[in-house]
RNA sequence: GUUGGGUUCUUGCGCGGCAGAGUCCCGUGAACCCCGUCAGGUCCGGAAGGAAGCAGCGGUAAGCGGUCCACUUUGGGCGACGCAGGCCGAUCUGACUCG
Numbered sequence: 001g002u003u004g005g006g007u008u009c010u011u012g013c014g015c016g017g018c019a020g021a022g023u024c025c026c027g028u029g030a031a032c033c034c035c036g037u038c039a040g041g042u043c044c045g046g047a048a049g050g051a052a053g054c055a056g057c058g059g060u061a062a063g064c065g066g067u068c069c070a071c072u073u074u075g076g077g078c079g080a081c082g083c084a085g086g087c088c089g090a091u092c093u094g095a096c097u098c099g
Base pairs, nucleotide, nucleotide: 001096002095003094004093005092006091007090008089009086010085011084012083013082014081015079016078018075019074020073021072022071023070025066026065027064028063034059035058036057037056042051043050044049
């Protein structure tokens, strides 16, 4: 000096894990200005019937709480992980060659 292998630095990708956010799920949740059903009562009608509709009940919206199983997304000197690179960076070792 060339070359093979290893360690480390650095870049990118992938994987895993950590943290945050969202979705999903459960609960709660509207006197009236959400929906449905509307007791009682009210109104229209000679009647048959009809209309609006309070309370109640049911279902929900926004919001709030819970779960952290699953999914999506964001982040980083998280990794006894993998792959591909680099100014073929730095270092160790083997072989060959030259002085």

This is a predicted structure of a 99-nucleotide RNA (Bacterial small signal recognition particle RNA) from an uncultured Dehalococcoidia bacterium. Its mean pLDDT, the model's own confidence on a scale to 100, is 75. The sequence was found by an Rfam model in a public genome assembly.